RNA sequence: AGAGUUUGAUCCUGGCUCAGAACGAACGCUGGCGGCACGCCUAACACAUGCAAGUCGAACGGUAACAGGGACUUCGGUCCGCUGACGAGUGGCGAACGGGUGAGUAACACGUGGAGACCUGCCCUGGGGUACGGGACAACAGUUAGAAAUGACUGCUAAUACCGUAUACGUCCUACGGGAGAAAGAUUUAUUGCCCUUGGAGGGGUCCGCGUCGGAUUAGCUAGUUGGUAGGGUAACGGCCUACCAAGGCGACGAUCCGUAGCUGUUCUUAGAGGAAGAUCAGCCACACUGGGACUGAGACACGGCCCAGACUCCUACGGGAGGCAGCAGUGGGGAAUAUUGCGCAAUGGGGGCAACCCUGACGCAGCGAUGCCGCGUGAGUGAAGAAGGCCUUCGGGUUGUAAAGCUCUUUCAGUAGGGAAGAUUGUGACGGUACCUACAAAAGAAACUCCGGCUAACUCCGUGCCAGCAGCCGCGGUAAUACGGAGGGAGUAAGCGUUGUUCGGAAUUACUGGGCAUAAAGGGCAUGUAGGCGGUUUUGUAAGUCAGAAGUGAAAUCCCCGGGCUCAACCCGGGAACUGCUUUUGAAACUACAAGACUAGAGACCGGCAGAGGAUAGUGGAAUACCCCGUGUAGAGGUGAAAUUCGUAGAUAUGGGGUGGAACACCAGAGGCGAAGGCGACUAUCUGGACCGGUACUGACGCUGAGAUGCGAAAGCGUGGGGAGCAAACAGGAUUAGAUACCCUGGUAGUCCACGCCGUAAACGAUGAAUGCUGGUUAUUGCGGGUAUUGACCCCUGCAGUAACGAAGCCAACGCGUUAAGCAUUCCGCCUGGGGAGUACGGCCGCAAGGUUAAAACUCAAAGGAAUUGACGGGGGCCCGCACAAGCGGUGGAGCAUGUGGUUUAAUUCGAUGCAACGCGAAAAACCUUACCUGCCCUUGACAUCCCACGAACGAUAUAGAGAUAUAUUGGUGCCCUUCGGGGAACGUGGAGACAGGUGCUGCAUGGCUGUCGUCAGCUCGUGUCGUGAGAUGUUGGGUUAAGUCCCGCAACGAGCGCAACCCCUAUCUUCAGUUGCCAUCAGUUAGGCUGGGCACUCUGGAGAGACUGCCGGUGUCAAGCCGGAGGAAGGUGGGGACGACGUCAAGUCAUCAUGGCCCUUAUGGGCAGGGCUACACACGUGCUACAAUGGCGGAUACAGAGGGCAGCGAACGGGCAACCCGGAGCGAAUCUCACAAAGUCCGCCUCAGUUCGGAUUGCAGUCUGCAACUCGACUGCAUGAAGUUGGAAUCGCUAGUAAUCGCGGAUCAGCAUGCCGCGGUGAAUACGUUCCCGGGCCUUGUACACACCGCCCGUCACACCAUGGGAGUUGGUUUGACCCGAAACCGGUGGCUCAACCUUCGGGAGAGAGCCGUUCACGGUCAGAUCAGCGACUGGGGUGAAGUCGUAACAAGGUAACC
Repeated sequence: AGAGUUUGAUCCUGGCUCAGAACGAACGCUGGCGGCACGCCUAACACAUGCAAGUCGAACGGUAACAGGGACUUCGGUCCGCUGACGAGUGGCGAACGGGUGAGUAACACGUGGAGACCUGCCCUGGGGUACGGGACAACAGUUAGAAAUGACUGCUAAUACCGUAUACGUCCUACGGGAGAAAGAUUUAUUGCCCUUGGAGGGGUCCGCGUCGGAUUAGCUAGUUGGUAGGGUAACGGCCUACCAAGGCGACGAUCCGUAGCUGUUCUUAGAGGAAGAUCAGCCACACUGGGACUGAGACACGGCCCAGACUCCUACGGGAGGCAGCAGUGGGGAAUAUUGCGCAAUGGGGGCAACCCUGACGCAGCGAUGCCGCGUGAGUGAAGAAGGCCUUCGGGUUGUAAAGCUCUUUCAGUAGGGAAGAUUGUGACGGUACCUACAAAAGAAACUCCGGCUAACUCCGUGCCAGCAGCCGCGGUAAUACGGAGGGAGUAAGCGUUGUUCGGAAUUACUGGGCAUAAAGGGCAUGUAGGCGGUUUUGUAAGUCAGAAGUGAAAUCCCCGGGCUCAACCCGGGAACUGCUUUUGAAACUACAAGACUAGAGACCGGCAGAGGAUAGUGGAAUACCCCGUGUAGAGGUGAAAUUCGUAGAUAUGGGGUGGAACACCAGAGGCGAAGGCGACUAUCUGGACCGGUACUGACGCUGAGAUGCGAAAGCGUGGGGAGCAAACAGGAUUAGAUACCCUGGUAGUCCACGCCGUAAACGAUGAAUGCUGGUUAUUGCGGGUAUUGACCCCUGCAGUAACGAAGCCAACGCGUUAAGCAUUCCGCCUGGGGAGUACGGCCGCAAGGUUAAAACUCAAAGGAAUUGACGGGGGCCCGCACAAGCGGUGGAGCAUGUGGUUUAAUUCGAUGCAACGCGAAAAACCUUACCUGCCCUUGACAUCCCACGAACGAUAUAGAGAUAUAUUGGUGCCCUUCGGGGAACGUGGAGACAGGUGCUGCAUGGCUGUCGUCAGCUCGUGUCGUGAGAUGUUGGGUUAAGUCCCGCAACGAGCGCAACCCCUAUCUUCAGUUGCCAUCAGUUAGGCUGGGCACUCUGGAGAGACUGCCGGUGUCAAGCCGGAGGAAGGUGGGGACGACGUCAAGUCAUCAUGGCCCUUAUGGGCAGGGCUACACACGUGCUACAAUGGCGGAUACAGAGGGCAGCGAACGGGCAACCCGGAGCGAAUCUCACAAAGUCCGCCUCAGUUCGGAUUGCAGUCUGCAACUCGACUGCAUGAAGUUGGAAUCGCUAGUAAUCGCGGAUCAGCAUGCCGCGGUGAAUACGUUCCCGGGCCUUGUACACACCGCCCGUCACACCAUGGGAGUUGGUUUGACCCGAAACCGGUGGCUCAACCUUCGGGAGAGAGCCGUUCACGGUCAGAUCAGCGACUGGGGUGAAGUCGUAACAAGGUAACC
């Protein structure tokens, strides 16, 4: 310090997530030692038991227990407080500290700094005093009530208990005369105590400034309320309380209300600023079962005190009582979760005491817990046969790994034994026989956890197969998972390691430091203006802000620095710094502020001009629509893509004239003008707002912005009353459509118009708040002015104000903005903080309503989004190709048959191919075989390969059984090489054992290879350079041209590669060479056949060459490339045809050609055999053949090819048969022989338009051929039979020339079987205007919400499941307000009667006090009426989520009606 995640990729915005640190933690796995810390965060829930506050005999009366002593003694004991001591009691001090907890509290509670109207026991200090009296009450004794707790009555008694008197330095009160108020003694020779009082220290009470959470969906709160006067009360000021008077006080600088919360030093995090927290330690506060109350006291409204009320628990004799662990332990409960009913007062500290001492769960220690931090150990060295084992493997090896073993050492920690502290300056040691030291033994007792797809360090195998599972985010898993589970290996940390939770960080993701708002979330619709914020030049002063110095304070601890102590560290100690703050004070005066004064550049004012759809009111005008009247006139009009509804013979539409009425104002008219915005458009008048220009001798900062507030505010809508021509929601009808509640058409009501009043919203947009200043230009235009020249500014120069276009710098994610900023700055306001839920719910306010405004949460997702890029796509555009359309010719689709497919059937109908690009395809041949399928019968090292052993040559023949495979039996037969003659070897066969064979079993979505397709389309890329933040662009675009990214020109590009073309083959012409089996012009012979001699001229064959290049001419074109025409030529602009297929696409096809990873079968999914099946048949489709006839059919005669095949072959002649074919076997391994007659054609004849002399299916009979074998299931022949079919609906295919069409011939496969396939030649057309349309493609451009790329994306209702939420008759509970009732205890006040030791008394009583009673206040409780929050709630509303539900198609392209508000 960053990283992952939106996309095909990019930049940005933006959220989510991760890596870090921390913890009072918990959970999982694991666990050796020690030190130092820490340990109920939940139920302020309830508590058994023990302990936690006592002490003083030197205050007192005393003596219950213990010990001692003394006396007496009947030795049983009794007596004596005499002594040490001391239960209970009186009295004093303490108990208000210490310890716990954080419920309450948003407050002077806390923090910080001040103030003054106060109190203060014990302590310190100074001064003074301590005199004289008195009466009681406990204890105790007796009686008595009660179960107990606890009392009641009578009697005795002491005091440092209580009371009176005296005195009063100083103190207090005062009307200045005066008045008031003290004490305590004890023990014993020296202290201590007591009283009054001064001052102090420390402690406490009170008041004030400032700081201190969230909510405005809490905006008004307040009657003791605010102030005054008087009084009361308090230690003390004060409405603290009371009476009276006044009507104040608080609040947008957030009162009141609601929610939450102890506050702080500090802690965690962070670079800091901040953010979060407030355990342990320390300061303060509050509380002590809940609520209220006071008493005592220096101090409490009191944790281990009292009274009352309430809840709960316990005891009870039922009458009544007792209790309060949020002290230390401990228990139950709650909870994910937090310890011992330990030791000791030795230390530190506290209370009491003169002291000894006592008390002290404060504290010091120990125990439990890896809860945290820190330290140590689990060994060190050597050791390669790189052991064994594991894992992987390409089978070679690699790795675990110097790791182990082995050898040599060491002994920290733990263990055993011995010694043994400091902590304590006199004594006293719980810890503790602890720390520490020494000795001994043995490597001996001591390693786990998480992770290994990326982020993020670390990889392989097996298992699993969208299952099981993982997951922090992205995401893994559907048969080859580095992501699941296991293993091996590795990485990290280490007595811990992971997970979960929480906080900060990263997050500049709330932005003070340090963000934004045109399009990503975000500028208020616009203005006026209040508070507030900010504010021109200058002088003087003040000193609030500001700055500087000083002082006080900022507790200690903590953090930081230095030093020191525990062996180090954690930890602890000392010192320093710091604590960024507050207060006081001294000074400075630049800036801000304030006060006073001055100025004119801001602002305003005055004068003179000037443009304008600025606003309001009244009036006027013409064109047009509609309606009405009259006329002319006749059959249609209207409307549409086409129609219909509609109007019209009752006279429409059209046309002429007249009238009525309402609304809107053509041309002018312009990115022109005006206005704050909304908005404003005929003309005239009146009233009226603002701007601009020019001038001035005025005012003198009067300014800018603007939360609230107020006003204006399109359209639609609402109310009342008018008006209503046209248009037109709703509605009706007609069309369209699968539907059409739409788009289109015909009608048509609200409304649109006017007046008045509401509404207050819009994509109210420049998606750009207002104001001011600064920062290059160019052009246009509106308004006003100046200058120059001029007849005249109309043009030229220039100033100000406005409106536009392009662009420097700069800015921006980019697009773009750019003096009218989105630049550089200042001021003020508004607004934003992921998407959805939602601008919704609830609440408030406004509104007649519709609704507006303000405005959430639960839940859910990992994105949503902006700009730009490359593609793809568009019922976007432009240009251009192709038998793409068009123009033609012939077909398919109808029939019969052939063949393939689907489907169905079947024991099986083997498998594959499935839009184009599967379907006469794999298959260039299914009767057996093929054959992979089915049924049945058999084999198990196997039909086939390699290795081993034994035997035998191999091989052949015969017989039997069987469907055959096979089995059995008999028999013939001994080879080759080497040899030491024993034998061995090679090949082959038989038998045996196991490694293995075998698989047309699966996966073409694991693959290679091969192939199809876009497409023979003209494209696809690279290097360097340049541009861009980048994806990318440029080049490759543009202007021409081409079949072509073909070529030329231009150009930030210059070059290059794969494609195109050419090079290759066939064919068309010629030359040359060669001349048999080919040929025959000339010569000769001839059986008349190139047959023979002969020849090689010609044809032909097959080698080598020539030839065609826009080369030539003319025109055109940019002096180009090229195009058009012509000449010559066999051929002319690629001559025709073929081979040849760029980068890539389709997870295209093929595991059944072959090869191959993985998986599966192994007496079977392998192998053999027989028979069957692949040939089935209601049907559907594809591809073909034959036809439907006369351009034909039949019969007869007759002519002309090319290219091929042939030895298990082609097979001649001759002969037989109606024929298929048979006989025959010449010739030929073929330019020789043969298949082999080519057919259409031509000539002659018949048929004459019909289901025929067309057509040949089907069927019967009889045959031929092949073959072991034609039943299932071959081909052919003859005779007979003679079906459908008379040119084929929608639709659809091929073809541009030697092509289509038509005619036959050959070949591969093959025993046989061809309408298929591959070739060959014969005859031989028609048409193309053209590119609007259909299909496919190329280039450029445009839009896009698509990128699996339009077979895309995506919206809403409905149905189902789940989730959270709103409303809801109500119901339950909490909090709270107002009124009223009741009113305990208690303080205070009153008080007839009653009662009473201290003082007074004349002894009667008085003063005074008490109980009782009454009253005010008041807790709890109750009633009524509200407010508010929460739970539940039949039913109901929308919302969200959910692989494959329904209906449509709204949006994204012109999304098929542009979209949106």
This is a predicted structure of a 1461-nucleotide RNA (small-subunit ribosomal RNA) from uncultured Magnetococcus sp. Taxonomically the source falls in Magnetococcus (Bacteria, Pseudomonadati, Magnetococcia, Magnetococcaceae). Rfam family: Bacterial small subunit ribosomal RNA. Rfam links the family to the GO terms structural constituent of ribosome and ribosome.